[in-house]
RNA sequence: UCAGGCGGCUGGAUGACCGCUGUUCCCGCGAGGGGGCAGAGGAAAGUCCGGGCUCCAUGGAAACACGGUGCCGGGUAACGCCCGGCGGGGGCGACCCCAGGGAAAGUGCCACAGAGAACAGACCGCCUGCCUUCGGGCCGGCAAGGGUGAAACGGUGCGGCAAGAGCGCACCGCGGGGGCGGCAACGUCACCGGCACGGCAAACCCCACCGGGAGCAAGACCGAAUAGGGACGGCAUGCGGCGGCUCCGGUCGUCGCGGGGCGGUUUCCGGCCCGCUGUCCGGGUUGGUUGCGCGAGGCGUCCGGUAACGGGCGUCCCAGAUGAAUGGUCAUCCAGCCCCGUUCGCGGGGGGGACAGAACCCGGCUUACAGGCCGCCUGACGCC
RNA sequence: GCUCCCAUCGUCUAGUGGUCCAGGACACCGGCCUCUCACGUCGGUAACAGGGGUUCGAACCCCCUUGGGAGCGCCA
Numbered sequence: 001u002c003a004g005g006c007g008g009c010u011g012g013a014u015g016a017c018c019g020c021u022g023u024u025c026c027c028g029c030g031a032g033g034g035g036g037c038a039g040a041g042g043a044a045a046g047u048c049c050g051g052g053c054u055c056c057a058u059g060g061a062a063a064c065a066c067g068g069u070g071c072c073g074g075g076u077a078a079c080g081c082c083c084g085g086c087g088g089g090g091g092c093g094a095c096c097c098c099a100g101g102g103a104a105a106g107u108g109c110c111a112c113a114g115a116g117a118a119c120a121g122a123c124c125g126c127c128u129g130c131c132u133u134c135g136g137g138c139c140g141g142c143a144a145g146g147g148u149g150a151a152a153c154g155g156u157g158c159g160g161c162a163a164g165a166g167c168g169c170a171c172c173g174c175g176g177g178g179g180c181g182g183c184a185a186c187g188u189c190a191c192c193g194g195c196a197c198g199g200c201a202a203a204c205c206c207c208a209c210c211g212g213g214a215g216c217a218a219g220a221c222c223g224a225a226u227a228g229g230g231a232c233g234g235c236a237u238g239c240g241g242c243g244g245c246u247c248c249g250g251u252c253g254u255c256g257c258g259g260g261g262c263g264g265u266u267u268c269c270g271g272c273c274c275g276c277u278g279u280c281c282g283g284g285u286u287g288g289u290u291g292c293g294c295g296a297g298g299c300g301u302c303c304g305g306u307a308a309c310g311g312g313c314g315u316c317c318c319a320g321a322u323g324a325a326u327g328g329u330c331a332u333c334c335a336g337c338c339c340c341g342u343u344c345g346c347g348g349g350g351g352g353g354a355c356a357g358a359a360c361c362c363g364g365c366u367u368a369c370a371g372g373c374c375g376c377c378u379g380a381c382g383c384c
Numbered sequence: 385g386c387u388c389c390c391a392u393c394g395u396c397u398a399g400u401g402g403u404c405c406a407g408g409a410c411a412c413c414g415g416c417c418u419c420u421c422a423c424g425u426c427g428g429u430a431a432c433a434g435g436g437g438u439u440c441g442a443a444c445c446c447c448c449u450u451g452g453g454a455g456c457g458c459c460a
Stems, first nucleotide, its partner, number of pairs: 001380010012333007020039008041355001045366002048364005053215004059269006066211005071085005086100001087098004101206002106204002108200003123146002125142003129138003154172006173195001174193003178189004219290004229281007238257008259274004283459003297316008334353001337350005385456007394410004402440001412428005433449005
């Protein structure tokens, strides 16, 4: 210098004028007026995970069902997130990627091609023997080589054999129990076994772990208005005592027993109700307050830890709208772009800043993002 | 704001791992029929929303994105 890898920051600045939202102070009886201060993001987004908070009075326990996660250890309020490690794959390298448990529990699938696709099989071929019209055919042995396929029932080499074959041996792979290292995943060492065990679980499934449901339009309060309405279903609507009313048929209240209803299903221990509940059609309203801004909070520093992160101390208070504020215009600059000129220093003109935008709040992930800046590292070339 | 659902020729749809360079109907284009048009008949054009992953193999299974649609307020 060129080409790359990883991590982080930033993503217009200043001023004037006119507005908007919140809050606070002053003036005013009030309506209102004036001043000060604050006012979007790294993703506020997708709503994909995890929580806080609130309600559901079917609360608790167990099992099942359903859903999710899936190497090991740690972090965390928690997680499907993060950190560190292991194994596999890619790259010369910095480094990157992996839904990465179980296929000897069971079921299922493996199209086409091919002889044969999972307790396999012989098309071409190789070999002994026999026959021959010399093209080949038959009996038998074999699975090395060819061919098909995504995948062909261990691989390479040597020996062996009629030809061959784990038939024998060495190495690699695989399996078994063992020693050593490591918390573990796993690694490594020697021994034994001649191979028995193809792939797919983002197919059903098995194993382990986790999960009650709904969501701020949750929920609470105030106010206004209406018809506290209707239709069709599901389960249930039982008995007795006392009292009131009675048109003597009942009905209402209360007590007791029984029964029923209420959860995704069942059981047990309780709880609530006497009716519970589903779908649909109607009626009224389209207001206000609260939840709602101090929080797993930001910044600085020290300590522990490889790190994620944790702890101590100090300091700061930092948006709250509700058709929904955070904006508009002008001027001067700043990068980067285009054109013209150039004494290569620059000068003049044009145009010009991405993705996007809070709505109960946090922790993550993912996706979008013009451009600019910083740090560490790798490879190649050149020079010292 | 929250909770769900869907996406296949121009339109309506079938297909839920292979026999699918995706089938059918209507529409469109061309030929035949007819004096001409219509009808009829024969043939043709034309699609898996986009990207990535799992798998030998994806319209189908999983993830992300894009686009479209539906429902949910309060009182009684």
Two RNAs folded together computationally: RNase P RNA and transfer RNA, 460 nucleotides in total. Rfam match: Bacterial RNase P class A. Rfam links the family to the GO terms dimeric ribonuclease P complex, tRNA processing and ribonuclease P activity.